This is a predicted structure of a 102-nucleotide RNA (SAM riboswitch aptamer (S box leader)) from Pseudotamlana haliotis. The coordinates come from a structure-prediction model, not an experiment, and the mean pLDDT is 83. The organism belongs to Pseudotamlana, within Bacteria. RNAcentral holds the sequence, with entries from Rfam.

RNA sequence: AUGUUAUCAAGAAAGGCAGAGGGAUUAGACCCAAUGAAGCCUUAGCAACCCUUUACCAGUAAAGAAGGUGCUAAAUUCUACCCUUGAUUGGAUAGAUAACGA
Numbered sequence: 001a002u003g004u005u006a007u008c009a010a011g012a013a014a015g016g017c018a019g020a021g022g023g024a025u026u027a028g029a030c031c032c033a034a035u036g037a038a039g040c041c042u043u044a045g046c047a048a049c050c051c052u053u054u055a056c057c058a059g060u061a062a063a064g065a066a067g068g069u070g071c072u073a074a075a076u077u078c079u080a081c082c083c084u085u086g087a088u089u090g091g092a093u094a095g096a097u098a099a100c101g102a
Base pairs, nucleotide, nucleotide: 003100004099005098006097007096008095013043014042015041016040017039021032022031023030026080027079028078029077044072045071046070049068050067051064052063053062054061055060056059076094081091082090
């Protein structure tokens, strides 16, 4: 790398460096960006997968946030393939994240 399982319409940004792109990929749409994009650093925050504590019906519930990740425009920005509908927040694929496994 591949794989298994779970989640993905909630939530949470300031500063410094930098200097033109960015929103995963292809196409289309739409949007963000010199009132400063990507990237890097610092600090802060969100969430609760791992984790900690407690309870019991022993795999669920409640509480927590020290640590390992992750995240902090817009639904994973929307559409594309299948189904249904008057129209829809249906499903799949792909992707992202976590834990496990090798």